[in-house]
RNA sequence: GCCCUCGUCGUCUAGUGGCCUAGGAUGCAGGCCUGUCACGCCUGAGACCCGGGUUCGAAUCCCGGCGGGGGCG
Numbered sequence: 001g002c003c004c005u006c007g008u009c010g011u012c013u014a015g016u017g018g019c020c021u022a023g024g025a026u027g028c029a030g031g032c033c034u035g036u037c038a039c040g041c042c043u044g045a046g047a048c049c050c051g052g053g054u055u056c057g058a059a060u061c062c063c064g065g066c067g068g069g070g071g072c073g
Base pairs, nucleotide, nucleotide: 001072002071003070004069005068006067007066010026011025012024013023018056028044029043030042031041032040049065050064051063052062053061
């Protein structure tokens, strides 16, 4: 330098054009429980890497950029 692939709550992950307000686990905060802690139960906050395009509608499709991983030279 070229090619492939990935990028979503703090972390791991689901999603494959509209069903929903982006869901789940874990972590975090509060509450219940307990003599206390832990466990358990309930509630809450928390995310689509950036810019552009297509479309009535984009986390999702296309282009470029940035970053991670892999391959070739």
Transfer RNA from a Candidatus Aenigmatarchaeota archaeon, 73 nucleotides, folded computationally. Its Rfam family is "tRNA". Its family is annotated with triplet codon-amino acid adaptor activity in the Gene Ontology. The family's RNA type in Rfam is transfer RNA. The same sequence occurs in records of 2 taxa.